[in-house]
Context: one part of a larger RNA
């Protein structure tokens, strides 16, 4: 010096409190432990693994089994030899393919050459050197990433102090979200965070109008911006403005706090982008790149088929419920972000549906995906393991796909299981948030309760820092480093 205390002070943080809804119990789903297994391929291990690497394991994937198969190898480069009906390759035999084996036909480039001659290359075959490795080491490493943490820290120049370590500045009074400012001081100034500059959203304005409107006008319909016309408002995307304690009043030496006025909008306006110096020999050698070590008829490759899907059980994350602010029927309204040409696929028709036929129209603000659900209206159910709840299981389908036995998602009937608000314990979440409702896309033939976005209804609390837990700043103790 730093680090650490069941040591002090100040002072943050959904950290407790306040308050709403969960978890933990019950079915399922998904990851993990562990057991089995020929294999259940391999990594992630408190916070920071555990819907994690997986934004798609049925075949590929795929790295594991097990069996069959091939070696200059599926792929790369270079040398040496050899080859002419050569490379290639329809049939055909063996086989599960992979790969053997046979084989009709049968090229190609450059020079020469004018015949189908000769040489050379490409190929192909032996042969060398290599290749290949998701084989080990993340305690050899590069890259890249989590974590303290959007926490407000970390440090350097000269000066000064000290024998040095090092201290000062960075410490004190204040004051902020903040080493944000201010006042002070042997310190004076600089860097890297902070703040600003970016990006979206919340008000007006200009510019632009094949998307929007009877707003004014016309034409027309059973209804529709459907036509004619306008761009005026909404939008759409480009440019401006608008917020700065700027202005008034208290209080302060100043910073700056408090209340008010104007305002769409205040005191960083709400969200994201952005992670200092570093910590955990933190994560990865299976993205990738790389030292070094090992396997090279194999630890390389190909193929089939299994397995990653096992199940006496733990454990995390979800998802549905246990119901009447509910369930079912039936009528009836309102969105946003996005997708889309081996795509998205409308009317119409067929089927109870999944679904199918059919294809208008759409490279898309012009078409289709698209119906949003929740809520709202009437009806029905009367507290029951039930019109709740839907697991199982059985039969009959659809659909993708070469193939749904292992192991796919949906439908229809029909079976209906546990479950009655959950023990110790423990999680989010401060506003348009938190609960609760559809919807979208990314991966993808096909699969989503995960995941990353969108929007629709839309709370309750916060006295307060004593305690719990991280963390700042000062000081103290210390046998620690």
């Nucleotide at each position: 010096u730093g680090a650490c205390g069941g040591g002090g002070g100040c002072c943050c943080g959904c950290a407790c409190a306040a308050g709403c809804g969960g978890u933990g119990g019950a079915g399922c789903a998904u990851g993990u432990g562990g057991u089995u297994u020929a294999a259940u391929u391999c990594g992630a291990u408190g916070c920071a693994a555990c819907g994690c690497g997986a934004a798609g394991a049925a075949c590929c994937u795929u790295a594991c089994c097990u069996g069959g198969g091939c070696u200059u190898g599926a792929c790369a480069u270079g040398c040496c030899g050899g080859u002419a009906g050569u490379a290639g390759g329809a049939g055909c035999c063996c086989g599960a393919a992979a790969g053997g084996g046979u084989g009709a036909c049968g090229a190609c480039c450059c020079g020469u050459a004018a015949a189908g001659u000769c040489g050379g290359g490409a190929g192909c075959c032996g042969g060398c050197a290599c290749a290949g490795g998701u084989g080990c080491u993340g305690c050899a490493u590069g890259g890249c990433u989590g974590u303290c943490g959007u926490c407000a820290g970390c440090u350097c120049g000269u000066g000064c102090c000290g024998u040095g370590a090092g201290g000062u500045g960075u410490u004190g009074g204040g004051u902020u979200a903040a080493g944000u400012c201010c006042c002070g001081c042997a310190a004076c100034g600089a860097g890297c965070g902070c703040a600003a500059c970016c990006c979206c959203u919340g008000u007006c304005c200009c510019u632009a109008g094949u998307u929007g409107c009877c707003a004014g006008c016309g034409g027309g319909u059973a209804a529709a911006g459907c036509c004619g016309g306008g761009c005026a408002c909404u939008c759409u995307a480009g440019g401006g403005a608008g917020a700065c304690u700027g202005c008034c009043a208290g209080c302060g030496c100043a910073a700056g706090c408090u209340g008010g006025a104007g305002g769409a909008a205040g005191g960083u306006g709400g969200g994201g982008a952005u992670g200092a110096c570093g910590u955990c020999a933190a994560g990865u050698c299976c993205u990738c790149a790389u030292g070094g070590c090992c396997c090279u008829u194999a630890u390389g490759u190909c193929c089939a088929g299994g397995g990653c899907u096992a199940c006496a059980c733990a454990c995390g994350u979800g998802c549905u419920a246990c119901a009447a602010u509910g369930c079912c029927g039936g009528c009836u309204a309102c969105a946003g972000c996005g997708g889309g040409u081996u795509c998205c696929g409308a009317a119409g028709c067929c089927g109870c549906g999944a679904g199918g036929c059919g294809g208008a129209g759409g490279c898309a603000a012009u078409c289709c995906c698209u119906a949003a659900a929740a809520a709202g209206c009437c009806g029905g159910c009367c507290c029951a393991g039930u019109u709740c709840g839907g697991a199982u299981c059985g039969c009959a389908g659809u659909c993708u796909g070469c193939a749904a036995c292992u192991c796919g998602a949906c439908u229809g009937c029909g079976u209906g299981a546990a479950g009655u608000c959950g023990g110790a314990a423990u999680c989010g979440c401060u506003a348009g948030u938190a609960a609760u409702c559809g919807c979208g896309c990314a991966u993808c033939a096909g699969c989503a309760c995960g995941g990353c976005g969108c929007g629709g209804u839309g709370a309750a609390u916060a006295c307060g820092u004593u305690c719990c837990c991280g963390g700042g700043c000062c000081u103290u103790g210390u046998a620690c480093a």

Model confidence (mean pLDDT): 87 of 100.
A computed fold for a 481-nucleotide part of an RNA from Candidatus Chryseopegocella kryptomonas, annotated as small-subunit ribosomal RNA, 3' major domain.
The organism belongs to Candidatus Chryseopegocella, within Bacteria.
Its Rfam family is "Bacterial small subunit ribosomal RNA".